Small-subunit ribosomal RNA, central domain from a metagenome, 350 nucleotides, folded computationally. The RNAcentral record of the full RNA draws on SILVA.
[in-house]
Context: one part of a larger RNA
RNA sequence: CUGGGCGUAAAGCGUGCGCAGGCGGUUGAUUAAGACAGGCGUGAAAUCCCCGGGCUUAACCUGGGAACUGCGCUCGUGACUGGUCAGCUAGAGUACGGCAGAGGGGGGUGGAAUUCCACGUGUAGCAGUGAAAUGCGUAGAGAUGUGGAGGAACACCGAUGGCGAAGGCAGCCCCCUGGGCCGAUACUGACGCUCAUGCACGAAAGCGUGGGUAGCAAACAGGAUUAGAUACCCUGGUAGUCCACGCCCUAAACGAUGUCAACUAGUUGUUGGGAGGGUAAAACCUUUUAGUAACGUAGCUAACGCGUGAAGUUGACCGCCUGGGGAGUACGGCCGCAAGGCUAAAACUC
Numbered sequence: 001c002u003g004g005g006c007g008u009a010a011a012g013c014g015u016g017c018g019c020a021g022g023c024g025g026u027u028g029a030u031u032a033a034g035a036c037a038g039g040c041g042u043g044a045a046a047u048c049c050c051c052g053g054g055c056u057u058a059a060c061c062u063g064g065g066a067a068c069u070g071c072g073c074u075c076g077u078g079a080c081u082g083g084u085c086a087g088c089u090a091g092a093g094u095a096c097g098g099c100a101g102a103g104g105g106g107g108g109u110g111g112a113a114u115u116c117c118a119c120g121u122g123u124a125g126c127a128g129u130g131a132a133a134u135g136c137g138u139a140g141a142g143a144u145g146u147g148g149a150g151g152a153a154c155a156c157c158g159a160u161g162g163c164g165a166a167g168g169c170a171g172c173c174c175c176c177u178g179g180g181c182c183g184a185u186a187c188u189g190a191c192g193c194u195c196a197u198g199c200a201c202g203a204a205a206g207c208g209u210g211g212g213u214a215g216c217a218a219a220c221a222g223g224a225u226u227a228g229a230u231a232c233c234c235u236g237g238u239a240g241u242c243c244a245c246g247c248c249c250u251a252a253a254c255g256a257u258g259u260c261a262a263c264u265a266g267u268u269g270u271u272g273g274g275a276g277g278g279u280a281a282a283a284c285c286u287u288u289u290a291g292u293a294a295c296g297u298a299g300c301u302a303a304c305g306c307g308u309g310a311a312g313u314u315g316a317c318c319g320c321c322u323g324g325g326g327a328g329u330a331c332g333g334c335c336g337c338a339a340g341g342c343u344a345a346a347a348c349u350c
Stems, first nucleotide, its partner, number of pairs: 004321003007304002012318001014201004021194003025088007033081002035077002038074005049065006091191001092188004096183004103177007110154001115149007125136002162169002206247006215241002220236004258317006266295012299306002323350003332343004
């Protein structure tokens, strides 16, 4: 190299875009690079193989043949791959008409609740726990009423629902903006798929500068518990959580399942469209399409399970795996303000 694999055994990059590369629908013509066929040359000898011969055999030596699967030249073939030319419309895309949506960015705004402040009423407790204590309160707390401040998050609707490439996205209104689905016609005419390197995005925590801080709360303090208690429980409480800008780039970043395409029983629910039937309008029924769920046939699977949304049957391209530990570590390099990240061994050991 060939070969075997990647849901849970080792193994799908967190996600997308995409240059090079790989692969590529359909018809005709042409070419002849690949491919195939014929011929010629070459492919030293020895070795290997076959048939003989020589040492008493064998190893060994030796004659002949074959082979040397290769390379070059030449004459052809034209199915297939490639090139060129001209077409096609089933892939892909554009236009048009509709539709749904927590998709993204910015601005504004609303109510409930917590906390705090002021004042009124009012009096001895409140809070907390398994039980307590720390804590708060006669300098008037807690409770209750009125007014105010401020920050953060949006109950019900809410879903087994929707949108997004993923991360993720939820009060309401406005502005800007991306994508998707459906329908019927017209247009472009293979413009496609995948993608090493690259680029972009990427929860939470963390970092830098400046702001903000109601609640919650690492660290920390105190009270308990306990043999001890650097914990679990309680009372407090700072970073942080929030905003702007700039970094970090990780995750059980999970469907632990790469992307694209084709094919292969059904049943039931649900979301967004379309068509037909039905209705006064609905409801409802049939069907189609795009999602999202539950079951299930064939088949697959070590089993569990998967099962037209495949883990079935195939093709294209990328990534990754190769016993456990050492170790996702050391060293080196690159990136980062740092924390650290990415790449990534070996000795040794079982």